Molecule: RNase P RNA; transfer RNA
Organism: Pseudodesulfovibrio sp.
RNA sequence: GGAGUCGGACAGGUCAUCGCCGCGAUCUUUGAUCGGGGAGGAAAGUCCGGGCUCCGCAGGGCAGGACGCUGGGUAACUCCCAGGGGGAGCAAUCCCCGUCAAGUGCAACAGAAAGUAGACCGCCUCCGGGAAACCGGCGGUAAGGGUGAAACGGUGGGGUAAGAGCCCACCGGCUGUCGCGGCGACGCGGCAGGCCAGGUGAACUCCGUCCGGAGCAAGACCAAAUAGGACAGCGCUUGAGAUCGGCCCGGUCGAGCUGUCGGGUUGGUUGCUUGAACCGGCUGGUAACAGUCGGUCUAGAUGAAUGAUGACCACCUCGAAAGAGGAACAGGACCCGGCUUAUGACCGGCUCCAACU
RNA sequence: GCGGGUGUAGCUCAGUUGGUAGAGUACAAGCUUCCCAAGCUUGGUGUCGCGGGUUCGACCCCCGUCACCCGCUCCA
Numbered sequence: 001g002g003a004g005u006c007g008g009a010c011a012g013g014u015c016a017u018c019g020c021c022g023c024g025a026u027c028u029u030u031g032a033u034c035g036g037g038g039a040g041g042a043a044a045g046u047c048c049g050g051g052c053u054c055c056g057c058a059g060g061g062c063a064g065g066a067c068g069c070u071g072g073g074u075a076a077c078u079c080c081c082a083g084g085g086g087g088a089g090c091a092a093u094c095c096c097c098g099u100c101a102a103g104u105g106c107a108a109c110a111g112a113a114a115g116u117a118g119a120c121c122g123c124c125u126c127c128g129g130g131a132a133a134c135c136g137g138c139g140g141u142a143a144g145g146g147u148g149a150a151a152c153g154g155u156g157g158g159g160u161a162a163g164a165g166c167c168c169a170c171c172g173g174c175u176g177u178c179g180c181g182g183c184g185a186c187g188c189g190g191c192a193g194g195c196c197a198g199g200u201g202a203a204c205u206c207c208g209u210c211c212g213g214a215g216c217a218a219g220a221c222c223a224a225a226u227a228g229g230a231c232a233g234c235g236c237u238u239g240a241g242a243u244c245g246g247c248c249c250g251g252u253c254g255a256g257c258u259g260u261c262g263g264g265u266u267g268g269u270u271g272c273u274u275g276a277a278c279c280g281g282c283u284g285g286u287a288a289c290a291g292u293c294g295g296u297c298u299a300g301a302u303g304a305a306u307g308a309u310g311a312c313c314a315c316c317u318c319g320a321a322a323g324a325g326g327a328a329c330a331g332g333a334c335c336c337g338g339c340u341u342a343u344g345a346c347c348g349g350c351u352c353c354a355a356c357u
Numbered sequence: 358g359c360g361g362g363u364g365u366a367g368c369u370c371a372g373u374u375g376g377u378a379g380a381g382u383a384c385a386a387g388c389u390u391c392c393c394a395a396g397c398u399u400g401g402u403g404u405c406g407c408g409g410g411u412u413c414g415a416c417c418c419c420c421g422u423c424a425c426c427c428g429c430u431c432c433a
Base pairs, nucleotide, nucleotide: 001353002352003351004350005349006348007347008346010344012313013312014311015310016309017308018307020038021037023035024034025033026032027031040329044340045339047338048337049336050335051334052215053214054213055212059249060248061247062246064211065210066209067208068207069083070082071081072080073079084097085096086095087094088093098206103204104203105200106199120145121144122141123140124139126137127136128135129134153171154170155169156168157167158166172196174193175192176191177190178189179188180187181186219270220269221268222267229261230260231259232258233257234256241253242252243251263432264431277296278295279294280293281292282291283290284289315326316325317324318323358429359428360427361426362425363424364423367382368381369380370379376413383402384400385399386398387397388396406422407421408420409419410418
């Protein structure tokens, strides 16, 4: 210098002028003046998890859904941290994760055969024919070739008519068991077994853990207005319906409930922002994180505010200079913790390559 | 804001134990006719919204993303 990989922090600042939305104070109500405040790292997607609120309580079973190596963190998680195993890469680093040896299913085309399978070419004994080359047939075989994404361990030797875990040695893998290390996933080693068990659970399942439902248009209160309406269906203790959501049981309430059409309103207050909050130090912990001390107050709109212009400084690009140009993605709506996606410029660690010292 | 659904040919829609993507209509060419329409025959109809993953193999299964559609205030 180039290529790659991982992480961090920022998202222009100050002043002036004109505007917008809340809050506080003062003044004489409408309102005015003054003071102070006014989007984000993703406010987004709404993909997870929780708080909060209501369903009188939040019951049992089935069904259903989510998650899935181990240990820890957390209010909780499909998140985070640390570790284990496997895979990709020269490496830094990244990706994946229960069970296919409980059972069941699936694998188009090709191929002889797709899972206690199977023989197209080939190899071989025997039989028949032929002068021979060779041809035909009954069988044997799975070494070699061929098909396929995938073909029932690998190498070597023995063995055989030819072959084959048929037998043996070594290696790989599996099951059982024992020892050692580790909280554990698992690792290392020994012994025994049978010759070898294929792939797919983001296929059905099985195993383990968790899950009641709805959502601030939840919920609470006030005000205004009217035809407190019509029709249809179901029900009134032989129990409709509600809680309850897919079903059943059980508990409680229970005389109305559901649908269509029609009528009225289209307002206000609350929930609403001090919170698992943020910043800094110390302590514990490898870390995620926790504890403690000190400091800070930091949007609450409701057709929905947070903007525009100018000057100077800072950054980037071009330029010798003067100067010119640029500055992304995007905006709260009950609140938090994550994930994912969009996006500008900067800084740093590490790895590899090349050159120089 | 909250909840739910859809995306396949130019248009309207089908498509399941995952195994070469179909129908109608429209379009093009030919036949028929003096010419047109209708009819008959034939044909390209295609990034299965997009990007990744699982699998030998994905419209289908999983994840992310984009676009569109529907429902949801209160009183009686």